[in-house]
Context: one part of a larger RNA
Molecule: large-subunit ribosomal RNA, domain III
Organism: Candidatus Ancaeobacter aquaticus
Order: sequence, then C1' cells, then structure tokens
RNA sequence: GAGUAGCGAUAAGAACAGUGAGAAUCUGUUCCGCCGUAAAACCAAGGUUUCCUGGGGAAGGUUCGUCCGCCCAGGGUUAGUCGAUCCCUAAGUCGAGGCCGAGAGGCGUAGACGAUGGACAAUCCGUUAAUAUUCGGAUACUACCUUGAAAAUGCUUGAACAAUGGAGUGACGCAGUAGGCUAGGUGAUCGUGCGAUUGGAAGUGCACGUUUAAACUGGUAGGGGGGUGGCUUAGGCAAAUCCGGGCCGCUAUUAAACCCUGAGAGGUGAUGUCGAGUUCCUUUAUGGAGCGAAGUCACUGACGCCACACUGUCAAGAAAAACUUCUAGUUAGUUUUCAGGGUAUUCGUACCGCAAACCGACACAGGUGGUUGAGGAGAGAAUCCUAAGGCGCGC
Repeated sequence: GAGUAGCGAUAAGAACAGUGAGAAUCUGUUCCGCCGUAAAACCAAGGUUUCCUGGGGAAGGUUCGUCCGCCCAGGGUUAGUCGAUCCCUAAGUCGAGGCCGAGAGGCGUAGACGAUGGACAAUCCGUUAAUAUUCGGAUACUACCUUGAAAAUGCUUGAACAAUGGAGUGACGCAGUAGGCUAGGUGAUCGUGCGAUUGGAAGUGCACGUUUAAACUGGUAGGGGGGUGGCUUAGGCAAAUCCGGGCCGCUAUUAAACCCUGAGAGGUGAUGUCGAGUUCCUUUAUGGAGCGAAGUCACUGACGCCACACUGUCAAGAAAAACUUCUAGUUAGUUUUCAGGGUAUUCGUACCGCAAACCGACACAGGUGGUUGAGGAGAGAAUCCUAAGGCGCGC
C1' cells in the first nucleotide's frame, strides 16, 4: 500500500424463552422461506474414528461462539443365511519341465492364480446415547454329524456310493409388440377422536389410522417339447444300460393327453406383530411402563416379475464349476417317514458417501458408479406447487 480488496452462489429470516462472565451466530418453541428424479433415502469406491457421551475454548472455523467434522477423556462396529473367504472359470498374470537369449532375461506346455460373471441357505417385529437380515422375540431354511421308533431293500443272485473319465445341462446378442400379474398410488368402507370465538354447520363435516415378511402349501395366466418300447451299433481316446447313428413297433402330428417350465392369486404363517388413540409413573424428557379399535372393497397401475418367453433381425451374440446321468471303480450295509439333539472357520460391519468427512493445496459455486424415488396438473423421471424427509448455504 491499507484498516483497502475480500469474508465463496440473491433459498431469508423474525420474535420470545433458556444457558452463560459474555449471545445476530449455541439450545428450545412458534412463525416465515428453500429443495423435493432432491438440496430425500440406501449401497459401491475412497476416507479411516470424522460415530456416541461427558468436558474444554489456546489454535483451526474467513465475523462471533457458551458451538463444531476442532482439543481432552471415556464408550461404540456382535452374522451358518448380508458381502468376502471357500467352489468355478474370463480377459489377463505367473509358470515345474521345455525352447530361445552375451548376461539381465523373453516366450510358453502341464498347472496355478485371477470377478467386473456362474454357483450358494432368512424374514418380520422390537431394542441402544452410539450396532443390527449380526443382539432379543417369533417363524424359517442350508450342509454335515447323531439318538430313538416304524417301514422298505440288499449282503457275491451286488444294495449303496461313484470319478481327476464320457454325455447332457449350465449357456447367454439386439430390436419390437401384445398379454397376465405385482410393487406403488387413489377413492370408498370401517374404526377412534373433535366440535372454543365468528355469518352458517351434528351434515354429503373435520383430523388421524385402515399394517403385516420369509418359508411351507397351492399349481393358475402363460410358454416350450412330440412321446415311448425293443433290437443293433466302425462314433464319444478305455468302458457304458448314458449321448450319438441305424432298423422295427405303439401312440400322436388339427386338438388333446403326457412331460418340462412358470409369475401371481388363495391358504397356513398370524389367538402373533404393528396400530390411531388412551391410562399410569417419574430425575418433565425428542422420557419410561402398560392397554389397544378398525384393519375390508373397488379403481388405477409400472421402466419390476412371468421372460430374451414370443416375433423379427444380422454384425450370429463367454468359459468352467455346481447339477443330472453313464459306466471304470470301491465294496456291506443303505434308503424313506416321524419325533428329537448337536456343529457350522476367518475377515468386513461405527460414521461420511453428489459431500464441510472422497478427488480438487481450503469447511473450494468443479468432478464422482449403482438402487429407491410419493401427491396435484402433465405424454413424461420435463416444468410449477407440495408430502415424507432435509435445509436457510459460518459475517
């Protein structure tokens, strides 16, 4: 320079009360305003204690500060089912032997690793200051072990198990239409409560509520396929009763039967849970403990489910394991039902998460993948106004 520029979105504050040495800024209440396909909610990545409680005010906070994502202390993350680990493989990586190379090393077979994919069993309610599909209650499911009872079957006339092998399946693009449903929503019904002041109003009034899962059962709307028996067989690296090929039958080929698949409804779950409201208690607070009504129907309706199911199309749209089956093989018990009992490793789990906690040197108008995303008007997730919820952007 200069007490100058600036104090970081023009969404907006006001009053009263409280606390305190001190209040525009902290807390509470009542109004006002802003967002509302978000400025709400839940995950992933990343951060790593920032979470909760008590205390503090030097510094950080663009002012203030009794406050804080700051400082101090204490506390907090509970899993057979969530996610990983474990099983499986893709691109890719590593790579016994091997090949190549002055060397370092490069490539690569067998093999191993490697999710962004496959496989795989849990839901509702309650609870904490802070965790919950993890704790508690209730009701389930998966794998394995085990007890008892009953039944069936086998013991060389071979039950049962079963490959590191064979076969099937898993197993897949994109576009488009229609249908059946559900989530959600709206209205009515039903239940409970209300009626002060004012012109009217006991009614066609007002306010609030009208919730319920997995699982088991059920086998529907719909979709797909021809099915089955006998004999035989140079294929499937050995074998096979399996798959494939051949021949002969039966039954269908239009419809059905049969088989496979398949949402949803309905029933049980639930004499439970939640529930407007109401009663009691106290250290009167966003407190605690009880009781607890109604809980039905109609309309609408998805981008979700049936399901890449159907139709169309050309650029022709992973693999492996799990699973089913077949033998090779192993061999004396095995299976089903009912009633029980037991076991289930390790790691993550707090909190932020379109942001003051991540990436941007900052409490930075920037950037950041996925899911849910209500009402009125509307074609709509546009736009405007609102609900739940969250904020008024630290002079």